The RNA shown here (transfer RNA) has 73 nucleotides and comes from Patiria miniata.
The coordinates come from a structure-prediction model, not an experiment, and the mean pLDDT is 82.
The source organism's lineage runs through Eukaryota, Bilateria, Deuterostomia, Valvatacea and Patiria.
Its Rfam family is "tRNA". The family's RNA type in Rfam is transfer RNA.

[in-house]
RNA sequence: AGCUUGGUGGUCGAGUGGUAAGACGUCUGCCCUAGAAAGCAGAAGGUUGUGGGUUCAAGUCCCACCCAAGUGU
Numbered sequence: 001a002g003c004u005u006g007g008u009g010g011u012c013g014a015g016u017g018g019u020a021a022g023a024c025g026u027c028u029g030c031c032c033u034a035g036a037a038a039g040c041a042g043a044a045g046g047u048u049g050u051g052g053g054u055u056c057a058a059g060u061c062c063c064a065c066c067c068a069a070g071u072g073u
Stems, first nucleotide, its partner, number of pairs: 002071006010024003018056001026043005049065005
């Protein structure tokens, strides 16, 4: 260098082209307590790896590049 798969909040991880689920974690309040944990309610947190293209509309389709894992020589 070739081929395959993947890259989505702090972590894990879904997502038929129509404004990105869920879990854990974090924060706030309630409850409780000596203090916490558990429980309940709510909130914040994502330029969806980078740059282009197609499209009325792209996480999704196309191209190039970067990164990771695997594979063959």